Record summary:
This is a predicted structure of a 536-nucleotide part of an RNA (large-subunit ribosomal RNA, domain I) from Bacteroidales bacterium 6E. Lineage of the source: Bacteria > Pseudomonadati > Bacteroidota > Bacteroidia > Bacteroidales.
Context: one part of a larger RNA
This record gives sequence, C1' cells and structure tokens, in this order.
RNA sequence: AGCGUAUGGGGGAUGCCUAGGCUCUCAAAGGCGAAGAAGGACGUGAUAAGCUGCGAAAAGCUGCGGGGAGCUGCAAAUAAGCCCUGAUCCGCAGAUGUCCGAAUGGGGCAACCCUCCCGAGUCAAAUCGGGAAUACCGUGUAAACGGUAGGCAAACCCGGGGAACUGAAACAUCUCAUUACCCGGAGGAAAAGAAAACAAUAGUGAUUCCCAGAGUAGUGGCGAGCGAAAUGGGAACAGCCCAAACCGACGUUGUUCAGGCAAUGUCGGGGUUGUAGGACCAUCAGACGUGAGUAAAUCUUAAGUGGAACGAUUUGGAAAGGUCGGCCGAAGGAGGUGACAGCCCUGUACACGUAAGAGAUGAAUCACAGGUGGUAUCCUGAGUAAGGCGGGACACGAGGAAUCCUGUCUGAACCAGCCGGGACCAUCCGGUAAGGCUAAAUACUUUUGAGAGACCGAUAGUGGACAAGUACCGUGAGGGAAAGGUGAAAAGAACCCCGAACAGGGGAGUGAAAUAGUACCUGAAACCAUACGCUU
Repeated sequence: AGCGUAUGGGGGAUGCCUAGGCUCUCAAAGGCGAAGAAGGACGUGAUAAGCUGCGAAAAGCUGCGGGGAGCUGCAAAUAAGCCCUGAUCCGCAGAUGUCCGAAUGGGGCAACCCUCCCGAGUCAAAUCGGGAAUACCGUGUAAACGGUAGGCAAACCCGGGGAACUGAAACAUCUCAUUACCCGGAGGAAAAGAAAACAAUAGUGAUUCCCAGAGUAGUGGCGAGCGAAAUGGGAACAGCCCAAACCGACGUUGUUCAGGCAAUGUCGGGGUUGUAGGACCAUCAGACGUGAGUAAAUCUUAAGUGGAACGAUUUGGAAAGGUCGGCCGAAGGAGGUGACAGCCCUGUACACGUAAGAGAUGAAUCACAGGUGGUAUCCUGAGUAAGGCGGGACACGAGGAAUCCUGUCUGAACCAGCCGGGACCAUCCGGUAAGGCUAAAUACUUUUGAGAGACCGAUAGUGGACAAGUACCGUGAGGGAAAGGUGAAAAGAACCCCGAACAGGGGAGUGAAAUAGUACCUGAAACCAUACGCUU
C1' cells in the first nucleotide's frame, strides 16, 4: 500500500407513516360592487418578527340562540386578568370598518398631496359630521333633483376581429382553423326555437342534446385532407305576443257653409293565420280554464340535543392482541385511545331542535283567455324579396350550385298573391318571409357540503403537506425553489466530572428503547477512520 472481516463516522436511499394533493360522484350555489367590490397598504397584542383574525369601537363591540367549565389564536413560558351573576367557543343578525383601489372634489410616482360648499363647534381656530367625478335616462323654462351605469371574477355561452408554426413528406389553392389570441356582451346557464321546415305520391309536425345512420352521400392542387342530411331509437317537451285593417279618446296642424271634415302623433280596444286568417255583417254564448303570486298555515334549513352493548385472565412498557365467558345491532361507516376495539372516547343508524333569518308549497288578488255562418270591400311586416357585380356561410374550394348573410348598383308582386322542394321549366306537393318572446332536456365549476378511488405518498402527488407564489433572481414583463417524522407521554436529562466554555463529551437519572437526546423513526451505497488477519 492493497484485499478481507469487525466496529464506528459520514450520508440520507429504503421501509413504514400522513397533515397535502389528484381525479371523480351526488347535492348546493352560480355572483360581488358607488350602502364603495375583488385585491392591497398601514396599523392593531403586556411582551409580538411571521402567519391568522380584526380596523383608531382594531386576535375585537352589541343583540338573540346554542353550550356548560374552563379561557386569553398558530405558540411554549412569564406577567396581568376573565369565568356557573354562564366566560372562552359555535350559529344567526347587527355595529364599527384608517388609507389605496371602478376610486368618483382636483391632482398624483397606488396606499400620498391640495381644495371648495353646508352644518355643528370656537372669541378666533383646531376639530367633528355631511356634500362636491363622468355618461345616459326621467322630471323641470331653468337652476337643480331623482334614478341607472362604470370595476372585479375560474370555466362554460353569443357576437365582432383574427394569425402562424404545422400537414400537404418542397409550395401557392387547401390544411392547421372560422383554432390560439384581441375586443364587445350576457346568464346561471347561454344560444336556438313554434316552419315562407323536411319529405316524396307515403308521411312528419318548434328548438336543443345523445346513440345509430357514417367515415356513408359528397367535397377536395379529386392531393393532404374535410365531411353532412333525411330517417330510426332515446332525453326533454309548451306554446305564445305584436304590426295592420276597423272602432274610440286626447293633442297638434290645415280648412270650413262654424255642425264638422281632413292630415298627423300618442294612447286604449280589436287582431295574429295557410283546410288561409282577420277586419266587416249576421247569429249564439257568456263559463270552464291557464299563468303570475302575497298573507296565514305547514314543511325544510343553523349552531346543537338524545343516542344500544364487556368483563376476567395471559404476554407485554402499554392490550384494542392470545385464551375463556358474555352482550348490542334501524348503530359491524369512520377516526382516536401506550400494538389490531361493534360494546373505552368522539361518533354512526335513528329520533328531536325555540326566536330571528333564508327557502319551498300556497287562499285572496292580478293578468290572459269564446263559437258558428257569410262573402262585395279592406288588412296581413318594402328600399323588403329577387336580380347584377364583389365577398362570406352552408360538409359543398364557382362548380351544373340550389339555400342563407350582405359591401355596391338596381328593384317587384300584394292572396286570382308570394316562397321552397339543389341550375332551369312544367305538373304536383309543402309552406306563408321581410316584427318579437319562450321553460326543460345541454355546457361549465372560482366556490360550499357530503362521499368515492385496481390515484400519489415527500426527487411522488399541486410550483407549494413546512413563513409558498414565500426566499431568491430579473429594470421589467416574468422566472421561481429547497425544506415533513424524538417519544405513548417531555418524563426534553436534577446532580457530579473533563473542558477556556453558554462548545462538546463522560457519569448519574428518565424511558420499553437514548446507537429514540431535539444535527432526534428506520438508517442502504459512495467516502473516511480504527482494530485484527492475509499478501507484497
């Protein structure tokens, strides 16, 4: 020096654990905000750096309810206090709520600076309370007053804009994709929606969603790709209101023969469809019903209350384990307790729970709501439908291209009407555009409650089980960690010794265990040391 064995150091793998995550299910809720939000700054404790709570009334104040012995958060200790005259704690409802922030009196480099008006107050001040942004709407001659909006929020939804990488094995039409992203808007859902629809000689009967039809028919530098519908089966079901004709009231204007007439505007009645319907005329009837929704009452909802049944012995530090003998069960879900507990504790099944508050059902009330026949006249959505040009949407890339939207130019018919049935024409069939509303089935989960997992178990699972979006990095946008475990219980080692020692260690003591001593469960490997053996 190497190798081996042993014992330690070092290190923190592994095993076990879980306080935290992940993914779902069923319910709830689906918003908050000028009555100042979301989010912050700064304060606030006897001592107080952080977190949490709270706001100059500041780990809190008040009322009501619950609860019943301790309490002054995480978080020990000391001090000082509170509490059966019911505290701490829990639920509901209030009060207070600095400054910034839509931020709104003006300004501003957010948490700061500077004003004005009214009232109180004062000798005068200080000080205190209230008010002063903008836009729109309403009232009003005006001044002004009143109302509404603004901002935030995870996804879902509708609309307006809108890429590229990529694929086509290059690339331009095409694709990615009507995606990402930006903007506007709304709701608990949104959108769509009661046929100018489909279909095919038979029929269906608003919309939405799912399964099939079907990767079919098609479309496509007929490349890459894109990709229906009818129909069938399900989920859920719901239908309505205007405009107009006509009638009336009121206002304005014009005109008149001074009675009125005409035009126009507002309001009310009327009316709402395709077997056309309505106005109008005639005639009959005058109720059933539908919807909204309040009081009483009832039910639900909170903190919470009651809530069955076990002992002995043995091993052990400890019994819930072993053995023996019992018991309850509308409760053998779960968690805890010194090892594995139906019967020890918290609970669980089940039953119960006042006031105020919230929700549901729900009289009164309100709103809506007829039939038949006739057909002369009137009405039935116009710069619309349709067409040309240019685009876009339709599964459909201009194609034989219907249908829908419209920038531009044109521009009908008027129920004997008009549109559609994939160029176009005829026949036939279906429908009635150019106004509007509409629950459910569907989508989503920032959030709340309950529960589940052939999900993870600290290099995993969220980035985050811990002072985590923290420390730290960056001018900034932004990036972004590491870090869990003594023990059943601190019983966290009195006292003695070595030592400079408040370092560290050795005894003693605690404990089942201290090679469990806070650098603390287990404690692998690398690496280091010591002892012994072997080899050189």